Background: Transfer RNA from a Candidatus Microgenomatia bacterium, 72 nucleotides, folded computationally. The RNAcentral record of the sequence draws on ENA. The prediction has a mean pLDDT of 83. Rfam family: tRNA. By type it is a transfer RNA.

C1' cells in the first nucleotide's frame, strides 16, 4: 500500500427485511443461622459513523472509522 473478514447490553456472542435476544456479569426479591449454590424479577442497546433501496433496515448497497489475519 493490496486483499478478505468482523464491529449488536459491563463481558461472550445469537439474530441476515415486519416492535432487538440468550449466557455471564450487576441490583432486589426467595431460600439459609451465615455464605455460596439453586429459583424469581428488574435495570442496562440510538446494533461503530454517515448516505442510499425499500411501505419498512441491526439485516441489503456504498464510502468511511476501528480490529484482526492475509500477501507485499
Nucleotide at each position: 500500500g493490496c486483499c478478505a473478514a468482523c464491529g449488536u447490553a459491563g463481558c461472550u456472542c445469537a439474530g441476515g427485511g415486519g416492535c432487538a435476544g440468550a449466557g455471564c456479569a450487576a441490583u432486589c426479591g426467595u431460600u439459609u443461622c451465615a455464605u455460596a449454590a439453586g429459583c424469581g424479577a428488574u435495570g442496562g442497546g440510538u446494533c461503530g459513523u454517515c448516505g442510499g433501496u425499500u411501505c419498512g433496515a441491526a439485516u441489503c448497497c456504498g464510502a468511511c472509522c476501528g480490529u484482526u489475519g492475509g500477501c507485499a